[in-house]
Context: one part of a larger RNA
């Protein structure tokens, strides 16, 4: 000087407390351990591994296993020799890779010898490796932590390590600011500048809008439909601007920083959310994104192919989904989103099918057309039961994608109807448009979502307080630790 303390002081954080909902029990999905296996490819391991890399394992992917092949190679560059256009289509053998044969088949230059381009064969240099080392590395990332810290120049103090500044008194979300001070300044962080959202103004008005005026269509009427003329008000879209700064009042405070209250305001003291992550820590993670040193393999640890495996199953754990019901289940009727996606695509009306879906194809390269809501509301049934709860499992019949759904896809219909009656010790999330609950979209993708990333609808309870648990910041103290 640090680090540590079941030392002290001050102070924060859904850290506790106060609340609401879960996990731990059940079934299933998914990841992991273990076991099994010819193989069940590899990595990730407290927080910070375990719905993680994987935003799509039937083949492919694929790195694993078994078997069948190749050896200048599936891929790159150069060079020597020989031969030929390459490609494409077909037949046969084969599981295929592949092999044989058939059809078809060059260009430019030229001194007419040939040269070049492209392909094949034989060689030589070399290729190739998701082989090893993340404890040789770059890059990228996690974490402490969006925590308020980490340093430097000069000066001063100390023999020196080093200190001072950065400590102290206040204050703040903040090393934020004020005051003081052998310090005076400065840098990286904080904040602000950036994006979204909340109010208003302005500009613009199609594909979006329809208050006023006229028309049209439906309707007995009330009324409905932006359908047309038209309109530019409103909504909205998207460009510009205003607005919030403790600016104003008051009280407290060191005539300070700042704090409490108030006015006005759409919004008030950082308005809400995002992006943004200091010096560093964990020899943290990644050699399987990529790059790269070293090392190893070289008729194989490279490469091509078929099939299998990554989907196994006595068990254990993590993360989720669905439930155990009446604030519910079922049936009928009836409303209201946002954000996205769509030409190898999204697909309306109509028709067929109980349904998944099929036929067909209007419209749409999309503010134009399409995908397109559920909880809710109205009415009815069920009456507390393993049930009209719950839906696992299994039998049968189908639909769709795809060369192909046996291992191993999703979905539909009929039948079957398991465990489950709110879950021990323990443990997680959340402070407001949040939790809880409800559906919708997207990426990946032929197909496959209970995962992930987004979107809106409905919409709470509680916080006395900081003694205690966890993590962290500052000062101080002890130390046989560095």
């Nucleotide at each position: 000087u640090g680090a540590c303390g079941g030392g002290g002081g001050c102070c924060c954080g859904c850290a506790c407390a106060a609340g609401c909902g879960g996990u731990g029990g059940a079934g299933u999905a998914u990841g992991u351990g273990g076991u099994u296996u010819a193989a069940u490819u590899c990595g990730a391991c407290g927080c910070a591994a375990c719905g993680c890399g994987a935003a799509g394992a039937a083949c492919c992917u694929u790195a694993c296993c078994u078997g069948g092949g190749c050896u200048u190679g599936a891929c790159a560059u150069g060079u020597a020799g020989c031969g030929g256009a390459c490609a494409a289509g077909g037949u046969u053998a084969g599981a295929g890779a592949u092999a044989a044969c058939c059809u078809c088949u060059c260009g430019u230059c030229u001194u007419c010898g040939g040269a070049c381009g492209c392909c094949g064969c034989u060689g030589c240099a070399c290729a190739g490796g998701u082989g090893c080392u993340g404890c040789a590395u770059g890059g990228c990332u996690g974490u402490c932590g969006u925590c308020a810290g980490c340093u430097c120049g000069u000066g001063c103090c100390g023999u020196g390590a080093g200190g001072u500044g950065u400590u102290g008194g206040g204050u703040u979300a903040a090393g934020u600011c004020c005051c003081g001070c052998a310090a005076c300044g400065a840098g990286c962080g904080c904040a602000a500048c950036c994006c979204c959202u909340g109010u208003c103004c302005u500009c613009a008005g199609u594909u979006g809008c329809c208050a006023u005026c006229g028309g049209g269509c439906c309707g007995c009427a009330a009324g409905g439909c932006g359908c047309c003329g038209g309109g530019a008000a409103c909504u909205c879209u998207g460009g510009g601007g205003a607005g919030a700064c403790u600016g104003c009042c008051u009280c407290g405070g060191u005539c300070a920083a700042c704090g409490g209250g108030g006015a006005g305001g759409a919004a008030g003291g950082u308005g809400g959310g995002g992006a943004u992550g200091a010096c560093g820590u964990c020899a943290a993670g990644u050699c399987c994104u990529c790059a790269u040193g070293g090392u190893c393999c070289u008729u194989a640890c490279g490469u091509c192919c078929a099939g299998g495996g990554c989907u196994a199953c006595a068990c254990a754990c993590g993360u989720a989904c669905u439930a155990c019901a009446a604030u519910g289940g079922c049936c009928g009727g009836u409303a209201c989103a946002g954000a996205g996606g769509g030409u190898c695509g999204c697909a309306a009306g109509a028709c067929c099918g109980c349904g998944a879906g099929g036929u067909g194809g209007a419209g749409c390269c999309a503010a134009u057309c399409c995908c397109u809501a559920a909880a809710g509301c109205c009415g009815g049934c069920c009456u507390c039961a393993g049930u009209u709860c719950a839906g696992a499992u299994c039998g049968g019949a189908g639909u769709c994608u795809g060369c192909a759904a046996c291992u191993c896809g999703a979905c539909u219909c009929c039948g079957u109807g398991a465990a489950g009656g709110u879950g021990g010790a323990a443990u997680c999330g959340c402070u407001a448009g949040u939790a809880a609950u409800c559906g919708c979209g997207g990426a990946u993708c032929a197909g496959c979502a209970c995962g992930c990333c987004g979107c809106g609808g409905u919409g709470a309870a509680u916080a006395c307080g900081u003694u205690c648990c966890c993590g962290g910041g500052c000062c101080u103290u002890g130390u046989a630790c560095a």

Model confidence (mean pLDDT): 84 of 100. This is a predicted structure of a 482-nucleotide part of an RNA (small-subunit ribosomal RNA, 3' major domain) from a metagenome. The RNAcentral record of the full RNA draws on SILVA.